Notes
The RNA shown here (Bacterial RNase P class A) has 386 nucleotides and comes from a Longimicrobiales bacterium. The organism belongs to Longimicrobiales, within Bacteria. Its mean pLDDT, the model's own confidence on a scale to 100, is 77. The gene name in the source record is rnpB. Rfam family: Bacterial RNase P class A. It is annotated as a ribozyme.
[in-house]
RNA sequence: UGAGGGGUCCGGGCGGCCGCUCGGGGGCCUCGGUCCCCGGGAGGAAAGUCCGGGCUCCACGGGUCAGGGUGGUUGCUAACGGCAACCGGCCGCGAGGCCAGGGAAAGUGCCACAGAGAGCAGACCGCCUGCGCCCCUCCCCGGAGGGACGCCGGUAAGGGUGAAAGGGUGCGGUAAGAGCGCACCGCGGCCCCGGUGACGGGUCCGGCAGGGCAAACCCCACCCGGAGAAAGACCAAAUAGGGGAGGUACGGCGACGACCCGCGCCACGCCUCCCGGGUAGGUCGUUCGAGGCCGUGCGCGAGCCCGGUCCCAGAGAAAUGGUCGCCACCCCGCGGGCCUCCGGGCCCGGGGGGGACAGAACCCGGCUUACAGGGCCCCUCACACC
Numbered sequence: 001u002g003a004g005g006g007g008u009c010c011g012g013g014c015g016g017c018c019g020c021u022c023g024g025g026g027g028c029c030u031c032g033g034u035c036c037c038c039g040g041g042a043g044g045a046a047a048g049u050c051c052g053g054g055c056u057c058c059a060c061g062g063g064u065c066a067g068g069g070u071g072g073u074u075g076c077u078a079a080c081g082g083c084a085a086c087c088g089g090c091c092g093c094g095a096g097g098c099c100a101g102g103g104a105a106a107g108u109g110c111c112a113c114a115g116a117g118a119g120c121a122g123a124c125c126g127c128c129u130g131c132g133c134c135c136c137u138c139c140c141c142g143g144a145g146g147g148a149c150g151c152c153g154g155u156a157a158g159g160g161u162g163a164a165a166g167g168g169u170g171c172g173g174u175a176a177g178a179g180c181g182c183a184c185c186g187c188g189g190c191c192c193c194g195g196u197g198a199c200g201g202g203u204c205c206g207g208c209a210g211g212g213c214a215a216a217c218c219c220c221a222c223c224c225g226g227a228g229a230a231a232g233a234c235c236a237a238a239u240a241g242g243g244g245a246g247g248u249a250c251g252g253c254g255a256c257g258a259c260c261c262g263c264g265c266c267a268c269g270c271c272u273c274c275c276g277g278g279u280a281g282g283u284c285g286u287u288c289g290a291g292g293c294c295g296u297g298c299g300c301g302a303g304c305c306c307g308g309u310c311c312c313a314g315a316g317a318a319a320u321g322g323u324c325g326c327c328a329c330c331c332c333g334c335g336g337g338c339c340u341c342c343g344g345g346c347c348c349g350g351g352g353g354g355g356a357c358a359g360a361a362c363c364c365g366g367c368u369u370a371c372a373g374g375g376c377c378c379c380u381c382a383c384a385c386c
Base pairs, nucleotide, nucleotide: 001382002381003380004379005378006377007376008375009374010373012327013326014325015324016323017322018321020041021040022039023038024037025036026035027034028033043357047368048367050366051365052364053363054362055228056227057226058225067224068223069222070221071220072086073085074084075083076082087101088099089098090097091096102219103218107217108216109213110212111211124159125158126155127154128153130151131150132149134147135146136145137144138143139142167185168184169183170182171181172180186208187206188205189204191202192201193200194199232284233283234282235281242275243274244273245272246271247270248269251266252265253264254263291310292309293308294307295306297304298303329354330353331352332351334349335348336347337346338345339344
């Protein structure tokens, strides 16, 4: 200089004017507002709502089955399908990246197309023994050798099919072949050593075996009650309905042969008052929390302990905005200067354009996805120079 890998941070700044919302203080006041001052007011993802937890209500004797989830090991954590470190496999020269990474010797199922054969394998071509028949050659009159065809067999070396065809390479062996034998590599097993463990290393033994798929059923181990802020708690109109108390006659009854007066009862009707449930509406839940920042210590790390310090949105049909100016940033032309490996690069001036993804709604830990532009740190490879 060029090409990459990993991590982390930011995601415009200042000012003027006009607004919005919450809290505190004050003034006016028709008590519902209004005005003034001070302070706070979106994100790294507030998003998707995919996991996990807090909180709330409901349910709840125990076990088993069903259902769902997870799946290397050891840790971290409130918990997790998250994270860290390590192990194994694959990819990359490398820094590093990716992996649903338990069991295929419990059983069932599947393996398209192609292919002879896809599962207690398989003979299409090829190779080889034997037999039959034909041809050729030789010796010589009966054999030997070679070739073509057919048949019965052998063979998994070679070709061919396929994602995959029953370890690989070499030597021996054989009619040809074959772990058939041997050496090395691979694989499996006992034992030993190292490691908390996943696992790694080694000696010896075994010729090597029933190929793959479990994000197919399944088996094994572990985990899991349901619903969610429209959870839930409280206050509480009008109207309708419920309960209670009191009152209520010119009516009826007690009650008489009739009339009058007084008393009592009848009350499902009416009136007044009270009580309780629920609705509209309002308040809380609701923002101090597994909290942020700084420091010390422990740990490889994820993290943890201790100390100090700070208070940091709480609206609710939903506030956190609009506009102007200056500056900074990015892109594209123009002019000038400098450098040049002639591709261009750097600096200055002036002009035009641009500013992403997206917006809290109970809270928190993650994951995933989106994102104009930019800063910083560590590392790798190649080339050149010292």